A computed fold for a 538-nucleotide part of an RNA from Candidatus Hennigella equi, annotated as large-subunit ribosomal RNA, domain I.
Taxonomically the source falls in Candidatus Hennigella (Bacteria, Bacillati, Mycoplasmatota, Mycoplasmoidales).
The coordinates come from a structure-prediction model, not an experiment, and the mean pLDDT is 85.
Context: one part of a larger RNA
RNA sequence: AGUUUAUGGUGGAUGCCUAGGGACUGAAUGGCGAUGAAGGUCGUACUAGUCUGCGAAAAGCCACGGGAAGCUGACAAGAAGCUCCAAUCCGUGGAUGACCGAAUCAGGAAACUGCUUUAACAGUGAUGUUAAAGAUCCUGUAAUGAAUUCAUAGUUACAGGAGGCAAUACGUAGUGAAGUGAAACAUCUCAGUAGCUACAGGAAAAGAAAACGAAGCGAUUCCCUCAGUAGUGGCGAGCGAAAGGGGAAAAGGCCAAACCAACUUCGAGUUGGGGUUUUGGGCUCCAUUUAAGAUGUGUAAGGAUAGUAGAAGCUGUUGGAAAGCAGCGUCAUAGAGGGUGAUAACCCCGUAUACGAAAUUUAAGCACACUGAGGAGUACCCAGAGUAGAACGGGACACGUGAAAUCUUGUUUGAAGACACCGGGACCAUCCGGAAAGCCUAAAUACAAAUCAGUCACCGAUAGCGAAACAGUACCGUGAGGGAAAGGUGAAAAGAACCCAGAGAUGGGAGUGAAAUAGAAUCUGAAACCAUAAACUU
Repeated sequence: AGUUUAUGGUGGAUGCCUAGGGACUGAAUGGCGAUGAAGGUCGUACUAGUCUGCGAAAAGCCACGGGAAGCUGACAAGAAGCUCCAAUCCGUGGAUGACCGAAUCAGGAAACUGCUUUAACAGUGAUGUUAAAGAUCCUGUAAUGAAUUCAUAGUUACAGGAGGCAAUACGUAGUGAAGUGAAACAUCUCAGUAGCUACAGGAAAAGAAAACGAAGCGAUUCCCUCAGUAGUGGCGAGCGAAAGGGGAAAAGGCCAAACCAACUUCGAGUUGGGGUUUUGGGCUCCAUUUAAGAUGUGUAAGGAUAGUAGAAGCUGUUGGAAAGCAGCGUCAUAGAGGGUGAUAACCCCGUAUACGAAAUUUAAGCACACUGAGGAGUACCCAGAGUAGAACGGGACACGUGAAAUCUUGUUUGAAGACACCGGGACCAUCCGGAAAGCCUAAAUACAAAUCAGUCACCGAUAGCGAAACAGUACCGUGAGGGAAAGGUGAAAAGAACCCAGAGAUGGGAGUGAAAUAGAAUCUGAAACCAUAAACUU
C1' cells in the first nucleotide's frame, strides 16, 4: 500500500407516508367598477416581526337568524381578560371603510404636494379645522351668444350615460404573417391559422326563403351520415362540398309604404290609426271574436346562502397502546369515508334516511294588465334605388378565371315597378321555386375563472402545478423578463430537571419514553468517500 471481515463516521438513495398537485364528471353560475373596481401602499392587537383579518368606528361595530361551552386568528408561548344576562363561532342584511389606483379639482418620480367654492365651528382678525363640491367625452334639455341683421359657431348650467379590470377560456368584426409541405421553388400549402386591434354576451353568431333542386321540401344552429364521394388542383403537394337520410332542439314576429286623422316651423314634416305577404295590403261590400304570447305588475311551489335528528359491544388475552387474537352478542334504507397509541359497521366525526330560514336571492306555475284573427270583389293606389344589373380590378364560395353561375365591393355606370322582378352553375326557351335592396327572435351549440358535490388501472417530494413550506418568494437583469432550493422526532414534548468536564460548542452520567443508533443537524438510513480493529498478500 492493497484485499477481506467487523464496527463506526460521512452522505441522503431506497421503502413507507401526505399536508399539495394533475385530469375528468355533475350541479349551479358566468361578472366586478364613478354608490370608486381589480390590485396595492400605510396603518390596526397586551405585540418587536411575518402571515391572516380589518380600516382612524381598524384580528373589529349594529340588527336579525343558527348554535351551546368554551373563547380572546397562525407562527407561539406568556400576561391580562371575556362568557349560560348565551360569548367565541356560522349565515343574512347593514355601518365604518386612511391613501394610491380608470383615479376624475390641479400637479406628480403611484400611495405625495398644492388650489378654488360653499356650509358649520373656533378666533377681534389674519387664519385654522371639519364636511361637501370642483376631470374629460357622448346624448338630451335650457340659458346665453361672435365675425354678421336674422342665425350659426362658441360659452355656461342641469340631467343621464361612458371610461377601468377579468379566465391571456368561449364569440363577432377589422387587420393579418412566417417556420413548414410541395422531398428545391415562384402559383399553391401552412391559413384566413398565429399575432395585433375593436366590441359584446352568459353565451355569441345565425335565423323565418328574391332558399333548396327536380322527389318534393319548408327559418336558423349543432351532431351522425352522405364522403374522402362530386369536384377543385404547377390536375403536383394538397384542398374538399351539397342535396338527401337519421337525430338534438323547435317559434315565429315587427316596421317602411298605400289610405285616414290630428298637429304643424307647411317640408320629401311629426304623431296616432292602418298594414306586413305571394299574390298580399290599401280601397269597396259582408261578418266579428277566441286560441296564444318572447311584454309589464303581483304572487309563488321548489331551490341557494347557517343548520337539526340520526341505529348497534362488552369481557378476556398479547402488547407501551387493541381497533389484533379468543369468547359471547347487536344494528343495518346506515358494512361510503376519515379519525382514535397496530387492522373499529356498533368509541368519535360521519354515512342511509328524515327535517329546517327572521333575512337576502332565484324561480316553474298562477292571476291581472297589455298585445293579438276572417270572407268576397277589384277600375285605381302601394309593396324597401344610386339599389338590382353591367364593365374593370379584387375578395368569398370545396371551386386557383375557368364554360363559372351564386355572394361581396374599390372605380365607372345604372334599371324595372306585380302584364313587372330574382333564382334553378355560362347562355336561351319552356317549366318550376321565390319576393332582394328594413329590423327583432328562445332552445338545441361553445367555453370554464370563481362555488358546491364527486371520481381516478393520475403523481407521491429530482415526481405532481414554477410553487405540499410565508413562491411568482429569494435571487438575477437598466428593463421587458427570467426564476429556484427547501416535506417526515414521538402515540403524546413526556423536547432531557439535577450533577460532572469544558471558555463555549459539546460530551459523560441521571431522568422521559415501547424505543434516544427516535435527541431536535431528529422515520428508514443504500452507495461513493473516510476512519478504527483483526486476518492475509507484497